[in-house]
Context: one part of a larger RNA
RNA sequence: CUGGGCGUAAAGCGUGCGCAGGUGGUCAUGUAAGUCAGAUGUGAAAUCCCCGGGCUCAACCUGGGAAUGGCAUUUGAGACUGCACGACUAGAGGAUGGCAGAGGGGGGUAGAAUUCCACGUGUAGCAGUGAAAUGCGUAGAGAUGUGGAGGAAUACCGAUGGCGAAGGCAGCCCCCUGGGCUAUAACUGACACUCAUGCACGAAAGCGUGGGGAGCAAACAGGAUUAGAUACCCUGGUAGUCCACGCCCUAAACGAUGUCAACUGGAUGUUGGGAGGGUUAAACCUCUCAGUGUCGUAGCUAACGCGAGAAGUUGACCGCCUGGGGAGUACGGCCGCAAGGCUAAAACUC
Numbered sequence: 001c002u003g004g005g006c007g008u009a010a011a012g013c014g015u016g017c018g019c020a021g022g023u024g025g026u027c028a029u030g031u032a033a034g035u036c037a038g039a040u041g042u043g044a045a046a047u048c049c050c051c052g053g054g055c056u057c058a059a060c061c062u063g064g065g066a067a068u069g070g071c072a073u074u075u076g077a078g079a080c081u082g083c084a085c086g087a088c089u090a091g092a093g094g095a096u097g098g099c100a101g102a103g104g105g106g107g108g109u110a111g112a113a114u115u116c117c118a119c120g121u122g123u124a125g126c127a128g129u130g131a132a133a134u135g136c137g138u139a140g141a142g143a144u145g146u147g148g149a150g151g152a153a154u155a156c157c158g159a160u161g162g163c164g165a166a167g168g169c170a171g172c173c174c175c176c177u178g179g180g181c182u183a184u185a186a187c188u189g190a191c192a193c194u195c196a197u198g199c200a201c202g203a204a205a206g207c208g209u210g211g212g213g214a215g216c217a218a219a220c221a222g223g224a225u226u227a228g229a230u231a232c233c234c235u236g237g238u239a240g241u242c243c244a245c246g247c248c249c250u251a252a253a254c255g256a257u258g259u260c261a262a263c264u265g266g267a268u269g270u271u272g273g274g275a276g277g278g279u280u281a282a283a284c285c286u287c288u289c290a291g292u293g294u295c296g297u298a299g300c301u302a303a304c305g306c307g308a309g310a311a312g313u314u315g316a317c318c319g320c321c322u323g324g325g326g327a328g329u330a331c332g333g334c335c336g337c338a339a340g341g342c343u344a345a346a347a348c349u350c
Base pairs, nucleotide, nucleotide: 003322004321005320006319007304008303012318014201015200016199017198021194022193023192025088026087027086029084030083031082033081034080035077036076037075038074039073040072041071042070049065050064051063052062053061054060091191092188093187095184096183097182098181099180103177104176105175106174107173108172109171110154115149116148117147118146119145120144121143125136126135162169163168206247207246208245209244210243211242215241216240220236221235222234223233258317259316260315261314262313263312266295267294268293269292270291271290272289273288274287275286276285277284299306300305323350324349325348332343333342334341335340
């Protein structure tokens, strides 16, 4: 390389959009580039292979044939692919009606709680632990009442629930805005799928500038524990956590399972629609579409398990793997303010 693979053994890019590329629904006509068939020419000789011949045999020499993976010309075929043209509606889009939702951005606002401040009542403890101590408190703490300040997060509802491409998203109200589902079926008429490079988004931590800072809390300090204790426990506590703008671009970014499409027994929950039955209205029953769970048939799997939301049966396209360590490292390049990220070896060794 061929091949074989990628849930857990090595292996699905964190996620999407998308140019090039690859692939592409149904019918008709034409064309003949691919494709298929025939003919002709060529494919030097020698070599190799087959059948013979000559040196006593063989090596060797030699005659004929085959072969020469092809190429070109030409004559046909017209199924399939391509191309051209025409048509279609089952893919895709789109119109109208309806529906659900923590989807996103901005603004406002509410209550509970923590902390702090002021004042009142009140007196000796409070806090903390396995036990203590550091700490707070007679300069009046803790407790309790009233008032105030400020920041962050939204108990119950709440779910095995919903939304989003992923990251992720939760009090309530308003404004702006994206997507989805469903019913009808007017309209367009293959407009599609995937996607190297590229572009965008991307938890937490971290970085820059300016704010903010209640609680929590790396670092740090003290108290304990201990042989020691640069920890676990306790008392404090700064970055940070929050906001605006700009970076960083990583993750067990996980369903450790790429996207799209088709097909293949069931049972049972649940979310959002629709149709029919039923009801005064509901409940409820049947069917159906979309999502999300559990259990399981066939089948698959090394097993575990998966099992219409497939890891089953297939197709299209992309990404990735090829023994362990060295190493996701060095060097180089690109990116970044930095931290570092991306790409990515070898010697050597088992």
Predicted 3D model of a 350-nucleotide part of an RNA (small-subunit ribosomal RNA, central domain) from a Betaproteobacteria bacterium. The prediction has a mean pLDDT of 87. Its Rfam family is "Bacterial small subunit ribosomal RNA". The source organism's lineage runs through Bacteria, Pseudomonadati, Pseudomonadota and Betaproteobacteria.